A computed fold for a 72-nucleotide RNA from a bacterium, annotated as transfer RNA. Rfam family: tRNA. Gene Ontology term of the family: triplet codon-amino acid adaptor activity. Rfam classes the family as a transfer RNA.
RNA sequence: GCUCCCAUAGUUUAACGGAUAGAACACGGGCCUCCGGAGCUCGAAAUCCAAGUUCAAUUCUUGGUGGGAGCA
Numbered sequence: 001g002c003u004c005c006c007a008u009a010g011u012u013u014a015a016c017g018g019a020u021a022g023a024a025c026a027c028g029g030g031c032c033u034c035c036g037g038a039g040c041u042c043g044a045a046a047u048c049c050a051a052g053u054u055c056a057a058u059u060c061u062u063g064g065u066g067g068g069a070g071c072a
Stems, first nucleotide, its partner, number of pairs: 001071007010025004018055001027043005048064005
């Protein structure tokens, strides 16, 4: 230098182009307990960036950024 793959809550991850972007663990509040843990319950928390296509983009296209693999 070229080609391919990946990027969503703190972490691991779902989501035919149309959902309030869902869940688990973790975190915070409440109940319970002598205290804690467990259990129950409630809550906060995410689409890597910029364009394009579309009535509508997490999803499709292009470029970039970061990570990984292969070739040279």
The sequence is in RNAcentral, with records from ENA.